[in-house]
Context: one part of a larger RNA
RNA sequence: UUGGGCGCAAAGCGUCCGUAGGUGGCCGCUUCAAGUCUGCUGUCAAAGACUGGGGCUUAACCCUGGAAAGGCAGUGGAAACUGAACAGCUAGAGUGCGAUAGGGGUAGAGGGAAUUCCUGGUGUAGCGGUGAAAUGCGUAGAGCUCAGGAAGAACACCGGUGGCGAAAGCGCUCAGCUAGGUCGCAACUGACACUGAUGGACGAAAGCUAGGGGAGCGAAUGGGAUUAGAUACCCCAGUAUUCCUAGCCGUAAACGAUGGAUAUUUGGAGAUGAGAGUAUCGGCCCUAUACAAGUACUGUAGAAAAUCGCGUUAAGUAUCCCGCAUGGGGAGUACGCUUGCAAUGAGUGAAACUC
Numbered sequence: 001u002u003g004g005g006c007g008c009a010a011a012g013c014g015u016c017c018g019u020a021g022g023u024g025g026c027c028g029c030u031u032c033a034a035g036u037c038u039g040c041u042g043u044c045a046a047a048g049a050c051u052g053g054g055g056c057u058u059a060a061c062c063c064u065g066g067a068a069a070g071g072c073a074g075u076g077g078a079a080a081c082u083g084a085a086c087a088g089c090u091a092g093a094g095u096g097c098g099a100u101a102g103g104g105g106u107a108g109a110g111g112g113a114a115u116u117c118c119u120g121g122u123g124u125a126g127c128g129g130u131g132a133a134a135u136g137c138g139u140a141g142a143g144c145u146c147a148g149g150a151a152g153a154a155c156a157c158c159g160g161u162g163g164c165g166a167a168a169g170c171g172c173u174c175a176g177c178u179a180g181g182u183c184g185c186a187a188c189u190g191a192c193a194c195u196g197a198u199g200g201a202c203g204a205a206a207g208c209u210a211g212g213g214g215a216g217c218g219a220a221u222g223g224g225a226u227u228a229g230a231u232a233c234c235c236c237a238g239u240a241u242u243c244c245u246a247g248c249c250g251u252a253a254a255c256g257a258u259g260g261a262u263a264u265u266u267g268g269a270g271a272u273g274a275g276a277g278u279a280u281c282g283g284c285c286c287u288a289u290a291c292a293a294g295u296a297c298u299g300u301a302g303a304a305a306a307u308c309g310c311g312u313u314a315a316g317u318a319u320c321c322c323g324c325a326u327g328g329g330g331a332g333u334a335c336g337c338u339u340g341c342a343a344u345g346a347g348u349g350a351a352a353c354u355c
Stems, first nucleotide, its partner, number of pairs: 005324002007308001012322001014202004021195003025089002028086001030085003034082002036078009050066006092192001093189003096185005104178003108174003111155001115151007126137002163170002207248006216242001221237004259321006267298002270295001272293001276287002302310001327355003336348004
């Protein structure tokens, strides 16, 4: 150096874009010869190792002769493969045309139910809350009920191991702007591809800055209970927060605890979307076929430490590229650096000691 790993034992970056780099489809009486293969030459001191012979009684030991493999350099050749150049191709990739589904994104307009508050009517003594109570609210008229008004936040049913998105995530309705997917055709380009160190963008919740907003809920806090105590669980209140705008933060059990791409390998039975036929005024329905897309289940071979579980959506069989781990604790700590307004912040990340 090679050989081993990463669902659950240590280990897949939260996700994507993309630079360098690595890797890469089919074809050719084509060219080159860097890799590759091969011939020759030089060199790789002696000793040692290997081997033929010999000397000490033998061996160890010693003397003498010989050779190989391999490395490096030079030189001659080969041209299948890799590479380079040239000329082509269309199966990868992309464009175009025609369809199609969707809570994809963004900014705007509108809607109803509920809640709380305000005003007025009616009406009288309770309401509320709990295991039971009390704090609390109420004769200054509560709660209940009716009418009107205001505000903010969230969108019941449909709703579904159903859909969309790279992930985070996305759900009332409408129209605007906008992105991606899937299917069909095979018109165009002609390998334009895959991955991706450094880098960039996005990134739940909480938190921070400034300005708004503030119905409900509700860290902190106050009170009432419970209790030996109760800095809790239960109850009554309630600030920050939760919402909006602009900026920061950059982390999560950011999970499928499973990186991306391509190819390949028995089956069964769903729903979603597309296409064909049938049917129909049109749809629902019905039928069959092979394929293709994502999605959920079962399960063969196989793999796996496992009778966990995975299994064409692989954790099977292979190739390419990246990331990561190397005993437990100390410790995701200290120190330093970078980053941040700050944060018990983030990134990077030890050692002594100990078992």